[in-house]
Molecule: transfer RNA
Organism: Planctomycetaceae bacterium
RNA sequence: CGGCUCGUAGCUCAACGGUGAGAGCAGGCUCCUUAUAAGAGCCCGACGAAAGUUCGACUCCUUCCGGGCCGA
Numbered sequence: 001c002g003g004c005u006c007g008u009a010g011c012u013c014a015a016c017g018g019u020g021a022g023a024g025c026a027g028g029c030u031c032c033u034u035a036u037a038a039g040a041g042c043c044c045g046a047c048g049a050a051a052g053u054u055c056g057a058c059u060c061c062u063u064c065c066g067g068g069c070c071g072a
């Protein structure tokens, strides 16, 4: 320098272009228990950035940023 791929919650992952972006673990509160653990319920919390296409974008296109792989 070129190509491919990935980026969503504190962590690990979902989400045929169309309902309010969900789940598990973690954290907080409550219930349960003599107490702890286990268990149950609730809460908290995210689309890497910008621009474009579209009635509508996490999803498609472009550029940039960051990680990984390959080639030179």
Base pairs, nucleotide, nucleotide: 001071002070003069004068005067006066007065010025011024012023013022018055027043028042029041030040031039048064049063050062052060